[in-house]
């Protein structure tokens, strides 16, 4: 980069660090966060994908990623009379 699949739910403490985050988008607002944010370390947990036990339902977490503070509405693209859905973006996993 390209297929495909998911985009639901689930899980935090210490250190260190010092403002700043919530995936991006024209615009708006809302949230989180000095009772410490991004980052990075240890430990810890989750269980999305491989993965492991199972006929399967379910289950587990030894292992590869992943993740564990907090989001809507909404522009533009295709369909639609509209409601509205889709699509592209983005993230993850898996293959090539």
């Nucleotide at each position: 980069u390209c297929u495909u699949a998911u985009u639901c739910a689930g899980a935090g403490c210490a250190g260190u660090g010092g403002a700043g985050g919530u995936a991006c988008a024209a615009a708006g607002g809302a949230c989180c966060u000095g009772u410490g944010a991004a980052g990075c370390u240890g430990c810890g947990g989750c269980a999305a994908c491989c993965c492991c036990u199972a006929c399967a339902a379910a289950g587990g977490a030894a292992g590869g990623u992943g993740c564990c503070a907090a989001c809507c509405u909404g522009a533009g693209c295709g369909a639609g009379u509209a409601a509205u859905c889709g699509a592209a973006c983005g993230a993850u996993a898996a293959g090539a």